[in-house]
c-di-AMP riboswitch aptamer (ydaO/yuaA leader) from Sphaerisporangium album, 152 nucleotides, folded computationally. The prediction has a mean pLDDT of 78. The source organism's lineage runs through Bacteria, Actinomycetota, Actinomycetes, Streptosporangiales and Sphaerisporangium.
């Protein structure tokens, strides 16, 4: 002097996941505010009937629907041909985040998952029930309109 990593504080992203009070600081536990989810009537939607194939339904969440090849397995009497079930993998995609007041319109860059419930839930006033975590970045942060704040 570089580079990498960690721990505190501040900014600042995703997300409902902040703030206050008690309990001896933390941690955790307990109310409450605020937000966020779910169950829950009338009404409305739904309903019947026959065949033939494959099959339970649902919630949270942006994370849904294609399409390609590989492997593994397993069935057709055998397979060079067919289907079915897992598994990751590449290309899209319905939506969906940021780009450091807000929005609008160009650009750019990303994500397109993960869980939960237990045979049962259409909407849904009253009502009732549960959550309030997790993660991840920081010396630099695209442009133009318009508003807004705030400074002189």
């Nucleotide at each position: 002097g570089g580079c990498g990593c960690g721990c505190a504080a501040c900014c600042g992203c995703c997300g409902a996941g902040u703030c206050c009070g008690c309990g001896u600081c933390c941690a955790c536990g307990c109310g409450g505010a605020g937000c966020c989810g779910g169950g829950g009537a009338c009404c409305c939607a739904a309903u019947c009937u026959c065949u033939c194939c494959c099959c339970g339904g649902g919630g949270u969440g942006a994370a849904u629907c294609g399409g390609g090849a590989g492997c593994g397995c397993c069935c057709g009497c055998c397979c060079a041909c067919g289907g079915a079930c897992g598994c990751g993998c590449c290309c899209g995609u319905a939506g969906g985040g940021c780009g450091a007041c807000u929005u609008c319109c160009a650009c750019g860059c990303c994500c397109g998952a993960a869980c939960c419930c237990g045979u049962c839930a259409g909407c849904u006033a009253a009502c009732c029930c549960g959550g309030u975590a997790g993660g991840c970045g920081g010396c630099c942060g695209u442009g133009g309109a318009a508003g807004a704040a705030g400074g002189a």